[in-house]
RNA sequence: AAACUUGAGAGUUUGAUCCUGGCUCAGAACGAACGCUGGCGGCAUGCCUUAUACAUGCAAGUCGAACGAGAAAGUCACUUCGGUGGCGAGUAGAGUGGCGCACGGGUGAGUAACGCGUAGAUGAUCUACCCUUCAGUCUGGGACAACUCUUGGAAACGGGAGCUAAUACCGGAUAAAACCUUCGGGUUGAAAGCUUUAGUGCUGGAGGACGAGUCUGCGUACCAUUAGCUUGUUGGUGGGGUAAGAGCCUACCAAGGCGACGAUGGUUAGCGGGUCUGAGAGGACGAUCCGCCACACUGGAACUGAGACACGGUCCAGACUCCUACGGGAGGCAGCAGUAGGGAAUAUUGCGCAAUGGGGGAAACCCUGACGCAGCAACGCCGCGUGACCGAUGAAGCUCCUCGGAGUGUAAAGGUCUGUCGUGAGGGAAGAAAAACCCGGAUGAAAAUAUUGUUCGGGCGUGACGGUACCUCACAAGAAAGCACCGGCUAACUUAGUGCCAGCAGCCGCGGUAAUACUAGGGGUGCGAGCGUUGUCCGGAAUUACUGGGCGUAAAGGGUCCGUAGGCGUUUUGCUAAGUUGAUUGUUAAAUCCAUCGGCUCAACCGAUGACCUGCAAUCAAAACUGGCAGAAUAGAGUUCGAGAGGGGAAAGUAGAAUUCCUGGUGUAGCGGUGACAUGCGUAGAUAUCAGGAGGAACACCGAUGGCGAAGGCAGCUUUCUGGCUCGAUACUGACGCUGAGGGACGAAAGCGUGGGGAGCAAACAGGAUUAGAUACCCUGGUAGUCCACGCCGUAAACGAUGAGUACUUGAUGUCGGGGGAUUCGACCCCUUCGGUGUCGUAGCUAACGCGAUAAGUACUCCGCCUGGGGACUACGACCGCAAGGUUGAAACUCAAAGGAAUUGACGGGGACCCGCACAAGCGGUGGAACAUGUGGUUUAAUUCGAUGCAACGCGAAGAACCUUACCUGGGCUUGACAUGUAGGUGAAAGUUCUGUGAAAGCAGAACCCUCUGCGAGCUUGCUCAAAGACACCUUCACAGGUGGUGCAUGGCUGUCGUCAGCUCGUGUCGUGAGAUGUUGGGUUAAGUCCCGCAACGAGCGCAACCCCUUUCCUUAGUUGCCAGCACGUUAUGGUGGGGACUCUAAGGAUACCGCCUGGGACAACCAGGAGGAAGGUGGGGAUGAUGUCAAGUCAGUAUGUCCCUUAUGUCCAGGGCUACACACGUGUUACAAUGGCAAGUACAAUGGGUCGCCAACCCGCGAGGGGGAGCUAAUCCCAAAAAACUUGCCUCAGUUCAGAUUGGAGUCUGCAACUCGACUCUAUGAAGGAGGAAUCGCUAGUAAUCGUGGAUCAGCACGCCACGGUGAAUACGUUCCCGGGUCUUGUACACACCGCCCGUCACGCCAUGGAAGUCAGCAGUACCCAAAGCCGGUGGCCUAACCUUCGGGAGGGAGCCGUUUAAGGUAAGGCUGGUAACUGGGGCGAAGUCGUAACAAGGUAGCCGUACCGGAAGGUGCGGCUGGAUCACCUCCUUU
Repeated sequence: AAACUUGAGAGUUUGAUCCUGGCUCAGAACGAACGCUGGCGGCAUGCCUUAUACAUGCAAGUCGAACGAGAAAGUCACUUCGGUGGCGAGUAGAGUGGCGCACGGGUGAGUAACGCGUAGAUGAUCUACCCUUCAGUCUGGGACAACUCUUGGAAACGGGAGCUAAUACCGGAUAAAACCUUCGGGUUGAAAGCUUUAGUGCUGGAGGACGAGUCUGCGUACCAUUAGCUUGUUGGUGGGGUAAGAGCCUACCAAGGCGACGAUGGUUAGCGGGUCUGAGAGGACGAUCCGCCACACUGGAACUGAGACACGGUCCAGACUCCUACGGGAGGCAGCAGUAGGGAAUAUUGCGCAAUGGGGGAAACCCUGACGCAGCAACGCCGCGUGACCGAUGAAGCUCCUCGGAGUGUAAAGGUCUGUCGUGAGGGAAGAAAAACCCGGAUGAAAAUAUUGUUCGGGCGUGACGGUACCUCACAAGAAAGCACCGGCUAACUUAGUGCCAGCAGCCGCGGUAAUACUAGGGGUGCGAGCGUUGUCCGGAAUUACUGGGCGUAAAGGGUCCGUAGGCGUUUUGCUAAGUUGAUUGUUAAAUCCAUCGGCUCAACCGAUGACCUGCAAUCAAAACUGGCAGAAUAGAGUUCGAGAGGGGAAAGUAGAAUUCCUGGUGUAGCGGUGACAUGCGUAGAUAUCAGGAGGAACACCGAUGGCGAAGGCAGCUUUCUGGCUCGAUACUGACGCUGAGGGACGAAAGCGUGGGGAGCAAACAGGAUUAGAUACCCUGGUAGUCCACGCCGUAAACGAUGAGUACUUGAUGUCGGGGGAUUCGACCCCUUCGGUGUCGUAGCUAACGCGAUAAGUACUCCGCCUGGGGACUACGACCGCAAGGUUGAAACUCAAAGGAAUUGACGGGGACCCGCACAAGCGGUGGAACAUGUGGUUUAAUUCGAUGCAACGCGAAGAACCUUACCUGGGCUUGACAUGUAGGUGAAAGUUCUGUGAAAGCAGAACCCUCUGCGAGCUUGCUCAAAGACACCUUCACAGGUGGUGCAUGGCUGUCGUCAGCUCGUGUCGUGAGAUGUUGGGUUAAGUCCCGCAACGAGCGCAACCCCUUUCCUUAGUUGCCAGCACGUUAUGGUGGGGACUCUAAGGAUACCGCCUGGGACAACCAGGAGGAAGGUGGGGAUGAUGUCAAGUCAGUAUGUCCCUUAUGUCCAGGGCUACACACGUGUUACAAUGGCAAGUACAAUGGGUCGCCAACCCGCGAGGGGGAGCUAAUCCCAAAAAACUUGCCUCAGUUCAGAUUGGAGUCUGCAACUCGACUCUAUGAAGGAGGAAUCGCUAGUAAUCGUGGAUCAGCACGCCACGGUGAAUACGUUCCCGGGUCUUGUACACACCGCCCGUCACGCCAUGGAAGUCAGCAGUACCCAAAGCCGGUGGCCUAACCUUCGGGAGGGAGCCGUUUAAGGUAAGGCUGGUAACUGGGGCGAAGUCGUAACAAGGUAGCCGUACCGGAAGGUGCGGCUGGAUCACCUCCUUU
């Protein structure tokens, strides 16, 4: 110098957000256990469970210097061989006696207590051994063990007779002391020797020390669903008792004592120092170590002793175990080891007294499972090691892979080195210092050099651990690494397997074929001789909040007031000193924690010193504040006087309107009721109407976010009684105040009791409707009840969901009741003040919504209440009630949420606005018929597959006889019908032609055919050989192939909302945030189109425009198109020359923009009308499809991941099927006729197609068609006739001259082939059908309707599809409704988003729990019975060494007996607690059960609260209440102008 060093969060409720709130995790710790693994050492620790039972051994003895007695084995000597003696040995063992055994050691059952802790008291006490001191230690006596003899018993253990010593026992003397006292005294009343001359004992007293007893203040768990407890109880007096105070005990007297500051009862528990955790405050715990207490098989009791009511003592009772000769005995490990049992679980039947400590002894020494050591256990803490350096062909193996590579990885191998640890060898501590003994010195005693006490020095000598720690040498990298995890929290990622299975999981959650979440491999991360898991406690958790929380809506303000205890309380003066503050003193044991220093090589561990121990007590001091006492004051509170407002309360009386009923009159057929009906009433006269009467209930207008009241609540008028409040003013009292646990009073509606009353209304009930049902909503009736009196009940959304009181804090504006000012003739208006009641709003607060002087702001005081959801406004218990029920109020179990506010969507049988062939207005259809075509279904060997509301169904398919073809049957092939490569072979291969067989495919075979290029070589110089290559085939291996699965693994493409007007972004601003704003608003548009406004300003994708066709015009260009004018020619025709004018063709331009005018509008955007114009308000049409939605469609168009098949799920072939047919649906065609049909005649198009083609003229055929062959690769030729239309004629309303199905016969064409299964023609036949039910579709102009024409596919096949032109309408008032969509707003319990969510009964399974006739067990108590042992008391007879004696006996003692008390036991009636139980009640949980639809939107009858009745169930209805109700209207208030 130091002893102060210190506070982290995360996951999970939602589509997202903020908040509330629970659950979970990360940390530390442990006497731990379990799993896997395991080298060494040090230091600690080790039955937490059955205070269960214990075999065996040991754990308390010692003293011969208190006493008597006293062996044996063995050995030596002698011997008469029988024995005797010595040594052993005064030894062993036992006895008397002393001290110890009350310590040490164990355990925590009991105990909620003066048990423990702390501070005190003891003037109310004791204390052996030890120390100091004073005094004494004199003198006698009789026994009893041991021992001997005898005897009982199986044993344990005894009985009888006899002998004996003492520091054993007893008497006397003396003394102290105690007691009594008349202060003179009296009474009781000690002792022990041993050994030797020095000690040590003994007795009495005083003091100390140590230890103990008792008492007191304060502190010390939970339950009030334990509220009253107590008779020795509280006190007194006398007596007894104890070491000692005391009801400790007893007799009598008094009637007290304790308790909401928690008695009594119940449950749990040893307490503390401390330990763990925590920033701390706290919380939890009470192993090891230390202090205290309690216990010792269970219960009771005393004896001995200084000390016990005694762990290894005694007696009794009980349970249990053991021995037994059955008569009787023995025992107590919660000492150390150990055993069994229990349990997840906890060690050796070890060594030693060497050390420390204890007992005995003078001492040696003995004893000591205390203790010191060792053993076992990774059970914990700490330390060390398992090697170090170099080493890239980045080896092999393994894993992954985009197949290139990457990772493991300097890791290994290999090289160099070291030696902790290990093994072997050698050395080798400290723990030991004493006592005793020996020697020497000093000193005391004594005569003493003998002996001895004390003391100093030296010597001798003692180690369980253990040859251990440690040191040295040698050897050799040698023997030494695992565990958990890798989805987030939380550091760490890939592959395979599996396929909601197996499994994982702390929470959230993973797994249903691509799992970083399961299992395995590789890799990685963390820790490391350990690592994980489980359990427990603290922390995080501010989640019980003292530090440090809340209560309008999240859980939470009592329904309201009065008031007791308590808590809190105005100004001032004085005193006090309880609280408070300061100082000092004592204590707060040691250990622990902390600091420093030191010792083990370090550390853990250990030691020393210090700090700390925040507490309690005592003393002194201060007096501001709180309290107390006393005095004073008036600002709080109250009283007095004068005014005032009021549905405040109670009682009595009274008025009018209306409903109903009764009587009478008038009057006639309906009334009533509903969405519409019906039940009901009415010809026996209703309803309607008039008059009269009866009776009950309620009080229109005024009337109002107006008034009064504590709240509930209160309304015609009058009277009586009565409570409170406000204003103004004076005087008085003098803190009298605030709050308020318990307590008391009041307390809507419903309900209950008794008695009245009863008009209307109306639970229940009945009937009628509605409905699938309708125990409802609606209707007709209708009883309790509603009303009155008296008495109960005591609850409501009893709400402002906001306790009461006081004070403070910018404002604006209404209204009610007073006062003042100013003013007026007066009333208003205005200013101001007090008290109420509203709205808006500043600061502030709030999670937000919101609150905002009437606070949810800022503070103080007091009360009540909350602590996740459900179970549960429940159960049990208690109290209250006539009952209904109320108040108080849990647990098991279960979930990871439940919840509040706000946001964005979506939705609503919510609202507003707008649009669309959405409706309406029209035209034409479908649905009925026949046929065609597609689908479902059925059938089949197969009827291939896909598409399934709109958005599948004349769809994929723009064309199934074979093929297609994917399906079925049968027959074949296997590197394959098709591609690439490898290796080998062949070159007579391949190819072409043919034969046999066969349905073909194929299989088997025959003939022709000697290929091409040519490095090089040979030579006959144009031939041969020939490597290699091309090509082709065979064989082999890789592979091909798959219309097999998965469109929920995908790309691409497509459909749909929807050509709807929307969808977003940047910056800024607002909001804690999700988000909002922009994008809303006022207009306008087809349009988020545009304008204006605006905390927004801009921008993007969409809209529009740009593109194409069409409508008008112009320019240019004229062949195959055109032909006005000119010319030629023809029966006729642009046929020819020619022409570009026109039409047309096809290139380029122009035009249309609300540009102009008028009006409206906001002077805008824009709208209406008009002119001009071919066209007028995006002119018409097309192409063009935002962000997104539907896991929409497609693996069978193609592509593609993955799985599957591989002599077959591949491939080839023949035949069949896709074409089936009781039926149902969609889409079409043709019709049902006269606006028509038939016949004849006459006109007018456009788009297209054509050489494997279109095909003219002409001839034949009734016709389909055949023959024929010109022209045309096309503005040239052909298809090609357009048809409706028009003209004329016939038909005359009928199953027809309508319609054409079906069927017979005969044909044509295509094609290898028309049987299954083509189209067409002719002839004959001539079905249904006479305008189509419910329902439903398309269309707004060149549209619908109607008419024909062309094309793709295609050999052939079209009622379908795509396109073309001709003729050519009707209607739209309008937006109430249906459908779809858009914008804004509102509600929401929805977010998979209403096809949502969700409630209750019933049925099934599982779980915990309540009741319950009973039954079992435990606990504590009461009364009585019996009563052991023991203490105490009594005691006739009996027994009796010490003392006395007159010798008889007595005193005293003992046994026995009796009494008080009393454990255990028994009986009786109850109490409390727990277990179990037939049966029974509800509750919770459980992918796909039943019935309904209660709630969330106006949830389709707004919901909810209380209560009553009813109902399968949710629930319904009545009465009263609430808004936590949507929508519309009105009123009031506020804001703005």
Small-subunit ribosomal RNA from a Fidelibacterota bacterium, 1537 nucleotides, folded computationally. The organism belongs to Fidelibacterota, within Bacteria.